Annotation:
RNAcentral holds the full RNA, with entries from ENA, Greengenes and SILVA. The part of an RNA shown here (small-subunit ribosomal RNA, central domain) has 351 nucleotides and comes from an uncultured delta proteobacterium. The coordinates come from a structure-prediction model, not an experiment, and the mean pLDDT is 86.

Context: one part of a larger RNA
RNA sequence: UUGGGCGUAAGGCGUGCGUAGGCGGAUCGUUAAGUCUGAUGUGAAAUCCCUCGGCUCAACCGAGGACGUGCAUUGGAUACUGGCGAUCUUGAGUCCCGGAGAGGGUAGCGGAAUUCCUAGUGUAGAGGUGAAAUUCGUAGAUAUUAGGAGGAACACCAGUGGCGAAAGCGGCUACCUGGACGGUGACUGACGCUGAGGCACGAAAGCAUAGGUAGCAAACAGGAUUAGAUACCCCUGGUAGUCUAUGCCGUAAACGAUGGGUACUAGUUGGUGCGGGUAUUGACCCCUGCGCUGACGAAGCUAACGCAUUAAGUACCCCGCCUGGGGAGUACGGCCGCAAGGCUAAAACUC
Numbered sequence: 001u002u003g004g005g006c007g008u009a010a011g012g013c014g015u016g017c018g019u020a021g022g023c024g025g026a027u028c029g030u031u032a033a034g035u036c037u038g039a040u041g042u043g044a045a046a047u048c049c050c051u052c053g054g055c056u057c058a059a060c061c062g063a064g065g066a067c068g069u070g071c072a073u074u075g076g077a078u079a080c081u082g083g084c085g086a087u088c089u090u091g092a093g094u095c096c097c098g099g100a101g102a103g104g105g106u107a108g109c110g111g112a113a114u115u116c117c118u119a120g121u122g123u124a125g126a127g128g129u130g131a132a133a134u135u136c137g138u139a140g141a142u143a144u145u146a147g148g149a150g151g152a153a154c155a156c157c158a159g160u161g162g163c164g165a166a167a168g169c170g171g172c173u174a175c176c177u178g179g180a181c182g183g184u185g186a187c188u189g190a191c192g193c194u195g196a197g198g199c200a201c202g203a204a205a206g207c208a209u210a211g212g213u214a215g216c217a218a219a220c221a222g223g224a225u226u227a228g229a230u231a232c233c234c235c236u237g238g239u240a241g242u243c244u245a246u247g248c249c250g251u252a253a254a255c256g257a258u259g260g261g262u263a264c265u266a267g268u269u270g271g272u273g274c275g276g277g278u279a280u281u282g283a284c285c286c287c288u289g290c291g292c293u294g295a296c297g298a299a300g301c302u303a304a305c306g307c308a309u310u311a312a313g314u315a316c317c318c319c320g321c322c323u324g325g326g327g328a329g330u331a332c333g334g335c336c337g338c339a340a341g342g343c344u345a346a347a348a349c350u351c
Base pairs, nucleotide, nucleotide: 004322005321006320007305008304012319014201015200016199017198021194022193023192025088026087027086028085029084030083031082033081034080035077036076037075038074039073040072041071042070049065050064051063052062053061054060091191092188093187094186095185096183097182098181103177104176105175106174107173108172109171110154115149116148117147118146119145120144121143125136126135162169163168206248207247208246209245210244211243215242216241220237221236222235223234259318260317261316262315263314264313267296268295269294270293271292272291273290274289275288276287277286300307301306324351325350326349333344334343335342336341
C1' cells in the first nucleotide's frame, strides 16, 4: 500500500469555532475537463504466449505472428461528475409571536449551622473510642440563655427533572448577556456538511502576585493500634490548600470507555417543553404534531455481553485513531511552561 477495524479485546482528539481541502438539493441550457468510443502514431531488440522450422529428442537456437495495462495527436458520444449561465424551494438561514430553564457574568441581600469573643445561669466533669489516651476544665469547662465577629456553603423544594459544546451549573433579588424549542406566515435562494493545520474554552490538583481563612485538611506533632507501625482505620491538634482577584498550567475512568452530519428501518410505556383537535362553565380525561430525555422490546447487528428511530441496524460524506506483550507514553530532538511538567515520539534488547 491492498485489506480489516475502533462500546467492553489495540483503537473516537476532553469540547467547540473555523482556514485549506474533501463531499454536496431540484430543473433547464451550454461546454466537453473527467468519463466512454473510433482512427493514427508510438510503445527497441531479447523475454513471455501461439504457429512452423534447425541440432537424433529435449534444453537451446531460428523465422513468422500475437501481445504490449501506457502515452500523444485527432474525430465523435453526453447519461453521470466537473466548469459556465439561468431558474426553483424541500436543505440552511432571517424576521415576527410565545412559553421553559441550577446556561454565563456583575452587584446587592437572606436565614440555618460550625467556630471564636463578651455577659448571665450553673457545677464537676467534658471530649473521644471497639476500648482508651493525648486534649479541654475549679484561673469555672461541657450544658444553657442573650448579644457580637467572621468565613465558607446554600437543608427542605430536588426528580432515571432542567440548562450548557464539553468542563460544568442549585438560597433570593436586580442589571448585562448566549443558546435551544414551539407556533404562524413572509423573506433570502444551496448561502450546506465535515474539518488537516490554527484559534478558543477546559474538573481537581499544582504554580505566581496580592488579599482572606469559620469549617475541613495533605505535610507535620502527639495519642492509640501493633511483635514492631516512620502506615492504613481511629482520636487530639495542625500548616499549605480549599475561598477572592489577576495571570499561568492544559491534564482526568475529561466515560455513553460509543467523533460529527444526513436519510431510511415494528412497536409498547414513562418524564419534560411548546402546540392542535375533541370535551367541558372550567380544569382533568381522550386523540394527535414537533423538540429533548428515560425504560423495555421486532427485524437486523454482535465473539458474547448486549445495541436496537437517542443504533452498536441499513447506507453515504468528512475528520481522528489502531496494527502482538514488555521496553514506553519512556529516551533523544523539537515546541510550549516560572516550575511541576505537557504535546509530539522511537530503538536496542526481550518474550